[in-house]
RNA sequence: GGCCGAAUUCCCGCGAGGGAAACGGGGGAACCACACACACUUGGGGUGAAGUCGCCGUAACGGCGGCAGGGCAGCACUCUUUCAGCCCUAACCCGACAGCUAACCUCGUAGGCCACUGAAAGAGGA
Numbered sequence: 001g002g003c004c005g006a007a008u009u010c011c012c013g014c015g016a017g018g019g020a021a022a023c024g025g026g027g028g029a030a031c032c033a034c035a036c037a038c039a040c041u042u043g044g045g046g047u048g049a050a051g052u053c054g055c056c057g058u059a060a061c062g063g064c065g066g067c068a069g070g071g072c073a074g075c076a077c078u079c080u081u082u083c084a085g086c087c088c089u090a091a092c093c094c095g096a097c098a099g100c101u102a103a104c105c106u107c108g109u110a111g112g113c114c115a116c117u118g119a120a121a122g123a124g125g126a
Stems, first nucleotide, its partner, number of pairs: 001114004008021005022109006032099001041096001043097001044094004051067006068089005077124008
């Protein structure tokens, strides 16, 4: 100076801490959806892009590939689309339980990084 992400800004306070805005998540009517049977704890569910299929291999961990999903400041800014290139496809949580969902209730404002991408078209603002 930037990137991923909701994870920023402001106010009060000596401080600990408290409050507000903004952004993000969860629960939660009607209507709609689901509803049976079989099987089985294959329990079910949430945040997130982080799913699915095939092959190989292990005691376990894992590796490769297809499809699918996500991300990528410099010589102007933001957004969308296309092409190419590079990178990622994790981790954690609830605790037997949650479809959607107005009112309403409630929670978070972390952490990690420099993979320093290019081209074309359109729109907006300056």

This is a predicted structure of a 126-nucleotide RNA (c-di-AMP riboswitch aptamer (ydaO/yuaA leader)) from a soil metagenome. The coordinates come from a structure-prediction model, not an experiment, and the mean pLDDT is 79. Of the family's consensus pairs, 92% are formed in the model. Its Rfam family is "c-di-AMP riboswitch aptamer (ydaO/yuaA leader)". Rfam 15.1 lists 7,607 matches to the family in 2,262 species. About the family: This family represents a conserved RNA structure found upstream of the ydaO and yuaA genes in Bacillus subtilis and related genes in other bacteria. The ydaO/yuaA element is thought to act as a genetic 'off' switch for the ydaO and yuaA genes in its native state. It is believed that the element may be triggered during osmotic shock leading to activation of ydaO, a predicted amino acid transporter gene, and members of the yuaA-yubG operon which code for KtrA and KtrB K+ transporters.